[in-house]
Molecule: c-di-GMP-I-GGC riboswitch aptamer
RNA sequence: GGCGAUAAGGGCAAACCUCGAGCGAUCGAGGGGCGCAAAGCUACGGGUCUCCACCGGGACGACCGCCGGGCUGCCGAAC
Numbered sequence: 001g002g003c004g005a006u007a008a009g010g011g012c013a014a015a016c017c018u019c020g021a022g023c024g025a026u027c028g029a030g031g032g033g034c035g036c037a038a039a040g041c042u043a044c045g046g047g048u049c050u051c052c053a054c055c056g057g058g059a060c061g062a063c064c065g066c067c068g069g070g071c072u073g074c075c076g077a078a079c
Stems, first nucleotide, its partner, number of pairs: 002079001003076002011036002016031006034065001040071003044068003047063003050059003
């Protein structure tokens, strides 16, 4: 360094519920806990979704907990 354990100490937090923001996708806070070794960050490529227009399209729209890429990072059994 690869790798990732019925390891240790911690971390994050799906669905759902409540309140709030947004036309919406969705987001924030609290509860919750399905899961996660990058489920940390980043819309860069692909993808999905929303709104507008619907003929190719437009958005300083959304999602990185869909798959890749980039940047950063805790621990250390076996191999």